[in-house]
Predicted 3D model of an 89-nucleotide RNA (c-di-GMP-I riboswitch aptamer) from Firmicutes bacterium UBA5420.
RNA sequence: AGAAGAAAAAGGCAAACGCUCCUAAAGGAGUGGGCGCAAAGCCACGGGUCUAAGGCUGCUACUAAAGCUAUGAUCGCCGGGCUACCUUA
Numbered sequence: 001a002g003a004a005g006a007a008a009a010a011g012g013c014a015a016a017c018g019c020u021c022c023u024a025a026a027g028g029a030g031u032g033g034g035c036g037c038a039a040a041g042c043c044a045c046g047g048g049u050c051u052a053a054g055g056c057u058g059c060u061a062c063u064a065a066a067g068c069u070a071u072g073a074u075c076g077c078c079g080g081g082c083u084a085c086c087u088u089a
């Protein structure tokens, strides 16, 4: 330097859910709380998934129901990229 995470050591992060706030929503932030995680650290680059404000379609005279669509979201969905503590069966 690279690889691995069986066993250690110091720690770290924080699911669901509750409260408050932001948001059209998905979702996010703070706080409490711990399901779990060896990158559950960071990045929307590829894919997947979620949402549909706006736009398009849609009708019957009606701001109809509904459908389609990310520019929105998700890195604790997968892949990829970058960085990193400890140790070595």
Base pairs, nucleotide, nucleotide: 003088004087005086012037013036017032018031019030020029021028022027035076041082042081043080045079046078047077048074049073050072054069055068056067057066